[in-house]
A computed fold for a 328-nucleotide RNA from Glaciimonas sp. GG7, annotated as Bacterial RNase P class A. It is recorded under the gene name rnpB. RNAcentral holds the sequence, with entries from ENA. Model confidence (mean pLDDT): 77 of 100.
RNA sequence: GAAGUAAGCCAGACAGCCGCUGGUCGUGUAGUGCAAGCUACAUGGCGGGAGGAAGGUCCGGACUCCAUAGAGCAGGGUGACGGUUAACGGCCGUCCGCCGUGAGGCGAGGAAUAGGGCCACAGAGACGAGCGUAUUAAGUUACGGUGAAACGCGGUAACCUCCACCCGGAGCAAUUCCAAAUAGGCACGCGUUGAUGUUGCUCGCGGAGCGUGCGGGUAGGAAGCUUGAGCGCUGGAGUAAUCCAGCGCCUAGAGGAAUGGUUGUCAUAACGAGCGGGCGCAAGUCUUAUCGUCGUAACAGAAUCCGGCCUAUCGGCUUACUUCACUU
Numbered sequence: 001g002a003a004g005u006a007a008g009c010c011a012g013a014c015a016g017c018c019g020c021u022g023g024u025c026g027u028g029u030a031g032u033g034c035a036a037g038c039u040a041c042a043u044g045g046c047g048g049g050a051g052g053a054a055g056g057u058c059c060g061g062a063c064u065c066c067a068u069a070g071a072g073c074a075g076g077g078u079g080a081c082g083g084u085u086a087a088c089g090g091c092c093g094u095c096c097g098c099c100g101u102g103a104g105g106c107g108a109g110g111a112a113u114a115g116g117g118c119c120a121c122a123g124a125g126a127c128g129a130g131c132g133u134a135u136u137a138a139g140u141u142a143c144g145g146u147g148a149a150a151c152g153c154g155g156u157a158a159c160c161u162c163c164a165c166c167c168g169g170a171g172c173a174a175u176u177c178c179a180a181a182u183a184g185g186c187a188c189g190c191g192u193u194g195a196u197g198u199u200g201c202u203c204g205c206g207g208a209g210c211g212u213g214c215g216g217g218u219a220g221g222a223a224g225c226u227u228g229a230g231c232g233c234u235g236g237a238g239u240a241a242u243c244c245a246g247c248g249c250c251u252a253g254a255g256g257a258a259u260g261g262u263u264g265u266c267a268u269a270a271c272g273a274g275c276g277g278g279c280g281c282a283a284g285u286c287u288u289a290u291c292g293u294c295g296u297a298a299c300a301g302a303a304u305c306c307g308g309c310c311u312a313u314c315g316g317c318u319u320a321c322u323u324c325a326c327u328u
Stems, first nucleotide, its partner, number of pairs: 001324010012266007020049002023046010051299001055310002058308005063171004075167005080094005095109001096107004110162002115160002117156003127152001131144004175223004185214006197205002230249008270293004276287004
C1' cells in the first nucleotide's frame, strides 16, 4: 500500500422566522359556587418533545383479569457440556463437525438394535429379496460395471416416531373507577271525584298518565402511563456473558394520535475542473492541495413497559487482528 475479519460509534451543525403537542407560572372572558376554588376557551412567559432499528410481532418476561388440590392425555416447543439471567429458543466459554491460506465464520449437535416411511441421478436391480456369472450333493459358496449406499445388522429423525426436559388461557381494545341526555326496568306517591299539558293565574280546550327515588348499561371522562430488571462515570470480581459497590442524572407520555415547515451560513457525500506528485518510451493512467456546481440526502417513525432475535438502512468514523506485495 492492497484485499479482508471482528467489535463498537455517528445518523448533519448553528442561527433567524412561522407553527404543532403536553407540562408549569400568569392574564382575560364565560359557566358554576356563599367563598376558597373548579371547569371550558383564548392568550403571554419558561421548559420538555422519536429510533438504531421506534419496524416484523418471531421468542422470553413484568403487569392485569379469568381458571387452578394433584396427576395424566392431547397440542406446542427445546435438545453437546458448563455458565449467565427476572426469563428465554437469547448471550458467554469450551468440545466436536464443516467452510476459509488466515484473522475468523456456520451448526435443532439426543436415539437408526422399538416400529413405520423415504432414498434423486446413475444402475439390470434401491431396502426386499430377487437377478447375472462361476461353483456345489444342496440358494452351497464366491464375485457383480453404477452409486452416498448393492446382494448387509446401509443412509435419513429441519419425515412420522421414541427418550429427556419445558409450557394453564387471554392480552393495556388487559383491567379498574366516575358517569350524562334519551329510551326501557323496579319501588313509592298522585290520577277519569280529570292528574299532566295548553301563556304566570282563571275560564275554556284536550283526556291517561304524571312526579320522586333507586339500580344496570351507553356516550363521555379518569386511572393503568412511565422512577425503570433505568442511564452515565469510576472502582472491583470473572477468560467472557454477567455481577457487586460508590457518586451523579431524570431523558416524550400523546391518545384518531404532536414531535413540523421555511430562510441563511457551513461540514460530509456526489459531479466537474485541477497546481503538484507516482507509474509509463509514449498515448495515457492513479492520486491530490485548491476552486466551482449541487444542495441535506438512507431505512424509517413512539402508542403499557422491558430483555432478545430477525429484517431494512445514504454516507462516514474508531480500535484490534489477518493475508499478500514492497521498503529499511